[in-house]
A computed fold for a 72-nucleotide RNA from Pseudoalteromonas sp. T1lg88, annotated as transfer RNA. The sequence was found in a public genome assembly. Its Rfam family is "tRNA". From the family's description: Transfer RNA (tRNA) molecules are approximately 80 nucleotides in length.
Order: sequence, then C1' cells, then structure tokens
RNA sequence: GCUCUCGUGGUGAAAUGGAUAUCACGUGGCCCUCCGGAGGCCAAGUUGCAGGUUCGAUCCCUGCCGAGAGCG
Repeated sequence: GCUCUCGUGGUGAAAUGGAUAUCACGUGGCCCUCCGGAGGCCAAGUUGCAGGUUCGAUCCCUGCCGAGAGCG
C1' cells in the first nucleotide's frame, strides 16, 4: 500500500429493514433473613462519528475514526 472482518448499557453477547433494541453478569433500591456475599421483586443504563437511501435503519450505501486478520 491492497483486501477482508468487527465497533451495541460498566463488562460479555443477541437482534440483520418494521418494537418500547433483548439476555447474562455487574450496579442501585426494596423484600426476605440472626447476618447477607445466598434467594425474590423492581429500577437505571446501550447502537463509534458524520452524511445518504427508505414511509421506516442496529441492520443497506459513502466517508472518517478505532480494533483485528490476511496478502505484498
């Protein structure tokens, strides 16, 4: 330099055009309990950035940023 893959709550992942973006761990509150780090209930918290396509974008397209792999 060229090609390809990836970027989603604090962490790890799912969702691949149609919703209010889902799950686990973690965090906070409440309950339970002799105690709680076990158990139950509830809550907050997420689509890398900027454009485009579309009635509708996490998903498709372009550029940028970042991470990784391969080729030279």